The RNA shown here (THF (Tetrahydrofolate) riboswitch aptamer) has 97 nucleotides and comes from a pig gut metagenome. Model confidence (mean pLDDT): 75 of 100. Rfam family: THF (Tetrahydrofolate) riboswitch aptamer. About the family: Tetrahydrofolate (THF) riboswitch was first reported for Ames et al. as an RNA motif in 5' untranslated (5'-UTR)regions of folate transport and biosynthesis genes in Firmicutes genomes. A reference for the family is Ames et al. (2010), "A eubacterial riboswitch class that senses the coenzyme tetrahydrofolate", Chem Biol.
């Protein structure tokens, strides 16, 4: 020189328990914090908090007050599995030639 290989994490299906439907979750702005290969630096990425604007599908049956069930909604949480992406990006480092 030239080619790999590992994280965090992010996302798809499946399966399982749950939350909401009295509207909190999801997405969206903004603030503040936080991690992000083995080592350094680290954002316009990612994620956690709070605040903001917006905004929805309810329907049966029971029982008698707001509770149970069922059977649907939610860009719904979490876990587990198969899987696919992948350190934003710099320097440096490993492996193999």
């Nucleotide at each position: 020189g030239c080619a790999g290989a590992g994280u965090a994490g992010c996302u798809g299906c499946u399966g399982g328990c749950g939350c909401g439907u009295u509207a909190a979750g999801u997405g969206c702005u903004c603030a503040u914090g936080a991690a992000c290969g083995g080592g350094g630096a680290g954002u316009u990425g990612u994620c956690a908090u709070g605040a903001g604007a917006c905004g929805a599908a309810g329907c049966c049956g029971g029982a008698g007050g707001g509770c149970c069930g069922g059977c649907g909604c939610g860009g719904u949480g979490c876990c587990a599995g198969c899987g696919g992406c992948g350190c934003a990006u710099c320097c440096c480092g490993c492996u193999g030639c």